Predicted 3D model of a 75-nucleotide RNA (transfer RNA) from a Pseudomonadota bacterium. Its mean pLDDT, the model's own confidence on a scale to 100, is 82. The source organism's lineage runs through Bacteria, Pseudomonadati and Pseudomonadota.

[in-house]
RNA sequence: GCGCGCAUAGCUCAGUGGUAGAGCGCUUCUCUGAUAAAGAAGAGGUCAAUGGUUCGAUCCCAUUUGCGCGCACCA
Numbered sequence: 001g002c003g004c005g006c007a008u009a010g011c012u013c014a015g016u017g018g019u020a021g022a023g024c025g026c027u028u029c030u031c032u033g034a035u036a037a038a039g040a041a042g043a044g045g046u047c048a049a050u051g052g053u054u055c056g057a058u059c060c061c062a063u064u065u066g067c068g069c070g071c072a073c074c075a
Base pairs, nucleotide, nucleotide: 001071002070003069004068005067006066007065010024011023012022013021018055026042027041028040029039030038048064049063050062051061052060
């Protein structure tokens, strides 16, 4: 330099056009003498960025950024 993949909650990941979810973690409550376990409720996301397509974009297109993999080149 070229190609491919990935970027979504604190962590691991799902969701692939129609108002964003799960598990674990966190907070509160119930239970207990107290913890743990169990049960109930809740908080937490400008879906990497910018632009475009669309009535509507996390999802499609372009570019950029970061990470990973492969190939090539130089020494």
Record summary:
The sequence is in RNAcentral, with records from ENA. Its Rfam family is "tRNA". It is annotated as a transfer RNA.